[in-house]
Context: one part of a larger RNA
RNA sequence: AUCCGGUCAAGGAACUCGGCAAAAUAGCCCCGUAACUUCGGAAGAAGGGGUGCCCCUGUCAGCAAUGGCAAGGGGCCGCAGUGAAAUGGCCCAACCGACUGUUUAGCAAAAACACAGCAUUGUGCAAAGACGUAAGUCGAAGUAUACGAUGUGACACGUGACCAAUGCCAAAAGAUUACGGUAAGAUGUUAGCAUUUAUUUGCGAAGCUUCGAGCCCAAGUCCUGGUGAAUGUCGGCCGUAACUAUAACGGUCCUAAGGUAGCGAAAUUCCUUGUCGGGUAAGUUCCGACCUGCACGAAUCGUGCAACGAGUUGGGCGCUGUCUCGACCGGAUGCUCA
Numbered sequence: 001a002u003c004c005g006g007u008c009a010a011g012g013a014a015c016u017c018g019g020c021a022a023a024a025u026a027g028c029c030c031c032g033u034a035a036c037u038u039c040g041g042a043a044g045a046a047g048g049g050g051u052g053c054c055c056c057u058g059u060c061a062g063c064a065a066u067g068g069c070a071a072g073g074g075g076c077c078g079c080a081g082u083g084a085a086a087u088g089g090c091c092c093a094a095c096c097g098a099c100u101g102u103u104u105a106g107c108a109a110a111a112a113c114a115c116a117g118c119a120u121u122g123u124g125c126a127a128a129g130a131c132g133u134a135a136g137u138c139g140a141a142g143u144a145u146a147c148g149a150u151g152u153g154a155c156a157c158g159u160g161a162c163c164a165a166u167g168c169c170a171a172a173a174g175a176u177u178a179c180g181g182u183a184a185g186a187u188g189u190u191a192g193c194a195u196u197u198a199u200u201u202g203c204g205a206a207g208c209u210u211c212g213a214g215c216c217c218a219a220g221u222c223c224u225g226g227u228g229a230a231u232g233u234c235g236g237c238c239g240u241a242a243c244u245a246u247a248a249c250g251g252u253c254c255u256a257a258g259g260u261a262g263c264g265a266a267a268u269u270c271c272u273u274g275u276c277g278g279g280u281a282a283g284u285u286c287c288g289a290c291c292u293g294c295a296c297g298a299a300u301c302g303u304g305c306a307a308c309g310a311g312u313u314g315g316g317c318g319c320u321g322u323c324u325c326g327a328c329c330g331g332a333u334g335c336u337c338a
Base pairs, nucleotide, nucleotide: 001333002332003331004330005329006328007327008326010324011323014322019319027051028050029049030048031047036041038154052076053075054074055073056072057071058069059068060067061066077081089317090316091315092314093313094312095311096309097308101113102112117152118151119150120149121148122147123146129138130137131136155304156303157302158301160234161233162232165231166230167227168226169225170224174222175221176220180216181215182214185211186210188208189207192203193202194201235253236252237251238250239249262296263293274290275289276288277287278286
């Protein structure tokens, strides 16, 4: 010097990103216990008092010795009686997630995942779906109160508008349409025929060959309708009331339709430390409001919510070497030799 442990005057978070760390609380008995609430809880709420040893009375167990215990009485010691070890700090408010649970073996335990509940959708059993080349297996020795997929995520109250785009479902009249089928016709070849002065030229059956209009023909696409707890989307400008301001009201353009309820400077607000109120002597955080929502919004759920949380944020009481500001004590390491 560092590490581990212990103590401290006065103050008591002034430390610091932040009470990180430490201190404090602590067992058992009795009294007592608020808001809120899903009536279960919250609750060990909070907050108080008691606590050792001996004797007696009582009572229980035991044959007894003796031991235990509530209450009462008497007494003893001490700084102190849960005398050691072990052993809740508490309260107020907000956010997120309902909850117990799960997770990044080795920097993240969370507001992430899961969850019961809710909804949509597929599947009639040789099920849908999944694995496998196949055989076959799972689903399931199950059968729609079942199984698969997707989203949401207890509970309470709700869950608005838009089917234009994309997706999905349905319908099959029409349009388009591949392979294929059929097939008029055509190409090449040439036995033969005709022709020329000519070894030239022309025609050309059958067969073979190469093409082939037209006609018939599926799904799909187009077309038609439906569908949002499907992917998603949910406007602009101008004017108007007897102070002013504002605009219930009107006009106009565009759209598939123009954001409803609720919430709102929010885990979302750029401007922004918005403005007002509260808390402080002083508050970029926090709480309550306002609404001008850059850029909330309804199962990519909206808004609440008791209980729960090694979650996040703000405040308070208690407590302390976190600090003012440092001091001392014990142990270990560091050093030397082997």

This is a predicted structure of a 338-nucleotide part of an RNA (large-subunit ribosomal RNA, domain IV) from a bacterium. RNAcentral holds the full RNA, with entries from ENA.